[in-house]
Context: one part of a larger RNA
RNA sequence: UCCAAUUAAGGGAACUCGGCAAAUUAGUCCCGUGACUUCGGCAUAAGGGAUCCCUGCGGUUGUCAACGCGAUCGCAGGGCGCAGUAACAGAGAUGGUCCGACUGUUUAACAAAAACCAAAUUAACUGCUAGCCUGUAAAGGUGCGUACAGUUGAUGACGCCUGCCCAGUGCCAGUACUUGAAACCCCAAUUCAAUGGGGCUAAGAGCUGGUAAACGGCGGGGGUAACUAUAACUCUCUUAAGGUAGCGUAAUACCUUGCCGAUUGAAUGUCGGCUCGCAUGAAUGGCGUAACGAGAUCGUCGCUGUCCCUAGUUGGAAGCCUC
Numbered sequence: 001u002c003c004a005a006u007u008a009a010g011g012g013a014a015c016u017c018g019g020c021a022a023a024u025u026a027g028u029c030c031c032g033u034g035a036c037u038u039c040g041g042c043a044u045a046a047g048g049g050a051u052c053c054c055u056g057c058g059g060u061u062g063u064c065a066a067c068g069c070g071a072u073c074g075c076a077g078g079g080c081g082c083a084g085u086a087a088c089a090g091a092g093a094u095g096g097u098c099c100g101a102c103u104g105u106u107u108a109a110c111a112a113a114a115a116c117c118a119a120a121u122u123a124a125c126u127g128c129u130a131g132c133c134u135g136u137a138a139a140g141g142u143g144c145g146u147a148c149a150g151u152u153g154a155u156g157a158c159g160c161c162u163g164c165c166c167a168g169u170g171c172c173a174g175u176a177c178u179u180g181a182a183a184c185c186c187c188a189a190u191u192c193a194a195u196g197g198g199g200c201u202a203a204g205a206g207c208u209g210g211u212a213a214a215c216g217g218c219g220g221g222g223g224u225a226a227c228u229a230u231a232a233c234u235c236u237c238u239u240a241a242g243g244u245a246g247c248g249u250a251a252u253a254c255c256u257u258g259c260c261g262a263u264u265g266a267a268u269g270u271c272g273g274c275u276c277g278c279a280u281g282a283a284u285g286g287c288g289u290a291a292c293g294a295g296a297u298c299g300u301c302g303c304u305g306u307c308c309c310u311a312g313u314u315g316g317a318a319g320c321c322u323c
Stems, first nucleotide, its partner, number of pairs: 001317008010308002014306001019303001027051005036041001038157001052079012080084001092301007099293002104116002120155007131142004158288004163218003168215002170211005177206003184199005219237005246280001247277001258274006
């Protein structure tokens, strides 16, 4: 000096990207417990007190004829220590916001999560010799099940909701008519063929409709109110339709450390508002949400060698000197 422990006056996060690490708390009994809430919870919320030993007394109770012995609940008095769950074991607490409802699952060996799953919602296919899957096939699985079933896709508890567009791409249905190959029929030609022409015709396509919880999409310019500003109003170009309800500087906002307020002595932080949103937006779900989370982020209290600022002790390692 390093490693592993341990202790620390005064201060108490000033450390640091960040309380990382450590410390605090801790069992049991009694009292007490706000907001919020899906009325179940939250909750051991928070917060406070007690806890050992001796003596006396009382209640309940087991055994029981009785004495007695045991179990348990409580009251009073006393004793010792800094400390009575004295070791081991054994929650720090709380508030705001984001995401995901929850329990669960995952990158064996750098990621445990906001990712996956999930209940629930929804769409499509399927009447059973089904549909879907495996197999060249025979056959097999789903299933010795039968639409309250099975398969596939999307969303993802619950609450309030889920707007407009079918022009494009897909899917579904229809189709008098058009197009549409070979085979087949007819004709021509040829010694026989090859060949040429015409007719008929399936799916498909054209055509006509439907369908967005299918893939997806959801405008621009000018003017206008008796302060100003703004524009309920209006003109115009244009589209399949021009973004509704919500939410919004956001896990989405370039400008941006936006502006205002709260928090701080001081805040590119956080929270609450505003918001024409570079480039939000409704099952590619939108917005809320109690409970839950080794999730993300910001506060407060407690606590501490994280720090001010280092020091001591114990054990070990290296190094140096000698052998």